A computed fold for a 295-nucleotide RNA from a Campylobacterota bacterium, annotated as Bacterial RNase P class A.
The gene name in the source record is rnpB.
The sequence is in RNAcentral, with records from ENA.
Of the family's consensus pairs, 93% are formed in the model.
It matches the Rfam family "Bacterial RNase P class A". The family's RNA type in Rfam is ribozyme. Its family is annotated with dimeric ribonuclease P complex, tRNA processing and ribonuclease P activity in the Gene Ontology. From the family's description: Ribonuclease P (RNase P) is a ubiquitous endoribonuclease, found in archaea, bacteria and eukarya as well as chloroplasts and mitochondria.
The source organism's lineage runs through Bacteria, Pseudomonadati and Campylobacterota.

RNA sequence: CAAGAAGGGGGGAUUACCGCUGGUACUUAGGUACUGGAGGAAAGUCCGGACACUGUAUGGCAAUGUAGCGGGUAACGCCCGUCCACCGUGAGGUGAGGACAAGUGCAACAGAAAGUAUGUACAGGUAAUGCUGUAGUGAAACCAGGUAAACUCUACAUGGUGCAAGUCCAAAUAGGUCUGUGUCUAAGAACGGCCAGUUCGAGCAGACGGGUAGGACGCAUGAGGGCCAAGGCAACUUGAACCCCAGAUGAAUGGUAGUCUAAAACAAAAUCCGGCUUAUACCCCUUCUUGAGAU
Numbered sequence: 001c002a003a004g005a006a007g008g009g010g011g012g013a014u015u016a017c018c019g020c021u022g023g024u025a026c027u028u029a030g031g032u033a034c035u036g037g038a039g040g041a042a043a044g045u046c047c048g049g050a051c052a053c054u055g056u057a058u059g060g061c062a063a064u065g066u067a068g069c070g071g072g073u074a075a076c077g078c079c080c081g082u083c084c085a086c087c088g089u090g091a092g093g094u095g096a097g098g099a100c101a102a103g104u105g106c107a108a109c110a111g112a113a114a115g116u117a118u119g120u121a122c123a124g125g126u127a128a129u130g131c132u133g134u135a136g137u138g139a140a141a142c143c144a145g146g147u148a149a150a151c152u153c154u155a156c157a158u159g160g161u162g163c164a165a166g167u168c169c170a171a172a173u174a175g176g177u178c179u180g181u182g183u184c185u186a187a188g189a190a191c192g193g194c195c196a197g198u199u200c201g202a203g204c205a206g207a208c209g210g211g212u213a214g215g216a217c218g219c220a221u222g223a224g225g226g227c228c229a230a231g232g233c234a235a236c237u238u239g240a241a242c243c244c245c246a247g248a249u250g251a252a253u254g255g256u257a258g259u260c261u262a263a264a265a266c267a268a269a270a271u272c273c274g275g276c277u278u279a280u281a282c283c284c285c286u287u288c289u290u291g292a293g294a295u
Stems, first nucleotide, its partner, number of pairs: 001291010012260007020037007039266001043277002046275005051162004063158005068082005083097001084095004098153002103151002105147002120135005166217004176208006188200004224243002228239004
C1' cells in the first nucleotide's frame, strides 16, 4: 500500500426570535419567572421477567418449548468460555451438536436379497436344509448399519389473562332496597299440593347500595446511569462517592433566520425492565489476518 476479519463510537453543532408541553415558585387569576422535554433502534411485538387480577395449576395425564460440557443472570430460547463437526490460506465464521445396544416407521441408486429373505454365482458339505466359505453390489448384508427439523424415549421448564391489567373517589337521569307517611274501583304478585289465609302492591319524603359520565392513582428513584477500585480468561459480580435523565390522554418535544463547505440516513415514547430480530445516508476509532514493496 492492497484485500480482508472482529469490535466500538457518533447520527449535526451553535446564536437569536417565536411557539408546544411536565414540574416548582409567585400571582392582580389574565399570566410571569426558573427548570426538564425521544431513540439506538422509541420499530417488529418474537422470547424472558417485574407488576396486577384471577385463585391453587401439589401429584398424575396431556400439550408446548429447550437440549455437547461448564459458567453468568431476577429470568430467558439471551450472553460468556470451551470441546467437537463443517467452511476459510488466515484473522475468523456457522451449527435444532441428548438418545436409534426399548418399540414403531422410513430409505434413491446399485444389488439375487435392505430385513422373522420367493436366497444369486462358484466351491465345499449333509439323510435333508443358506448348512459353510468365497465372490459381487452397497455407507451398511442372517447383523449393537443409517435416520429423532420421523413417531418416540430421557432430562429440565411452563396455570390463564395483560396497564383498555387493576385500585380508589364519584354527578345527572333511570331503575333497586329499606324506613316513614299514605290512597283505593285496586290490576296483580309472592308463599301454599288445593281451599282458606297472610304479606306486598298508588303517590310523596328521607336514607342506603350497585353501576355510568367524569376524576385520581397505577406512572417513572429504577434488577437506574457514567466514573473509580477490587475479583474473574470472559459474560458478569462486589464496593465507595457522585448524578436525577420525558411522562402525555385529542395525546407536548416544533418553526424561521444566520454561521460552521453541506445538514440531506433509519425513524418518533404510551406500565416498566433484560434480550433477540429488522431498518439505518455519512463520518471516525481500535485490534488482528493475508499478500506485495521499501529500509